């Protein structure tokens, strides 16, 4: 360098135009229990990698650009 595909809470990760951004995992605080594990109820926790653009509306489409990953020279 061309090409291709990812970037969503601490972690994994569903959503591909209007959801209060779903779940699991971890995490707090109660319960239970002698004290814990399990288990149970409940809490907190991302407006989506940046910067425009289309659009009433955008995590979702479009451009640029940042980082990763695979191919190709």
């Nucleotide at each position: 360098g061309c090409c291709u595909c990812c970037g969503a809470g601490g972690u994994c990760a569903a959503u591909u135009g209007g959801a209060a951004a779903a779940g699991g995992c971890g995490u707090c605080a109660c319960g239970c229990u002698u004290c814990g594990a399990a288990c149970g109820u409940g809490g907190a926790u991302a407006c989506a990698g940046c910067a425009g653009g289309u659009u009433c509306g955008a995590u979702u489409c479009c451009u640029g650009c940042c980082g990763g990953g695979g191919g190709c020279a």
Record summary:
Transfer RNA from a soil metagenome, 73 nucleotides, folded computationally. It matches the Rfam family "tRNA". Rfam's curators write: Transfer RNA (tRNA) molecules are approximately 80 nucleotides in length. Model confidence (mean pLDDT): 80 of 100. The sequence is in RNAcentral, with records from MGnify.